[in-house]
Overview
Predicted 3D model of a 122-nucleotide RNA (SAM riboswitch aptamer (S box leader)) from Fictibacillus phosphorivorans. It matches the Rfam family "SAM riboswitch aptamer (S box leader)". Gene Ontology term of the family: regulation of gene expression. The source organism's lineage runs through Bacteria, Bacillati, Caryophanales, Fictibacillaceae and Fictibacillus.
RNA sequence: CUCUUAUUAGGAGCAGGCGGAGGGAAUUAGCCCUAUGAAGCCCGGCAACCAUCGGCGAAACAUGAAAAGUUUUGACCGAAACGGUGCUAAAUCUAACAGCAUUCUUUGCUGAGAGAUGAGAG
Repeated sequence: CUCUUAUUAGGAGCAGGCGGAGGGAAUUAGCCCUAUGAAGCCCGGCAACCAUCGGCGAAACAUGAAAAGUUUUGACCGAAACGGUGCUAAAUCUAACAGCAUUCUUUGCUGAGAGAUGAGAG
């Protein structure tokens, strides 16, 4: 970098430290955040995915049968956060393409596309 797949309306600093002017992915339009201090780094926090532990369910093995047992597994419930990533204003801040409803040009809904993150593959 490409492909597959899952998630994307929940959660996380009501004066932490350094830092100094920009930031909200890109383009356009809007709307916001920001010297009552942006980005970035550290610390703290959160708990989505992988991994871990417990519960529950399912399947297989084994047994004459049942229970107990072993192994595997799950769109399930919970714990922990010492592991691997990640996240920590606003729905992924909103719209852009297609469709539907409403309305008579506004609003709402669904989907696509794009993006982000995890897991797997090349």